[in-house]
RNA sequence: GGCAAACCAAAUGAAAAUUUGGGACGCAAAGUUAUGGGUCUAAGAUCAAUCAAAAACGGUUGAUUAUGAUCGCCAGACUACCGAA
Numbered sequence: 001g002g003c004a005a006a007c008c009a010a011a012u013g014a015a016a017a018u019u020u021g022g023g024a025c026g027c028a029a030a031g032u033u034a035u036g037g038g039u040c041u042a043a044g045a046u047c048a049a050u051c052a053a054a055a056a057c058g059g060u061u062g063a064u065u066a067u068g069a070u071c072g073c074c075a076g077a078c079u080a081c082c083g084a085a
Stems, first nucleotide, its partner, number of pairs: 002027002007022006025072001031078003035075003038070003044065008
C1' cells in the first nucleotide's frame, strides 16, 4: 500500500440478511467460488391444535421443512502482491 468489524443513515427483502455511503475491530489471502460440513431465517408447503351452524374454505397459534442466507464459522477448489532465508 489492500480489505473493512461493531455502530449510524438510506434502499431491497416475509425474514435471515444484502447493497451504497460514513466508520475502523481486526485480517498475509478478511481475494473469488455455496462444493462438503456447521449456523441463521421460514415467505411458500405440510401436519397438529383451536375459532363460529355439518363439511370445505378461512382466521389464530405451534411444529417441521430451503428453493433463501452466511466465505470476517471450518474445510475444499481457483487466483494472487512484496520478500530475508
c-di-GMP-I riboswitch aptamer from a marine sediment metagenome, 85 nucleotides, folded computationally. Its mean pLDDT, the model's own confidence on a scale to 100, is 88. It matches the Rfam family "c-di-GMP-I riboswitch aptamer". Clan: c-di-GMP_I riboswitch clan. RNAcentral holds the sequence, with entries from MGnify.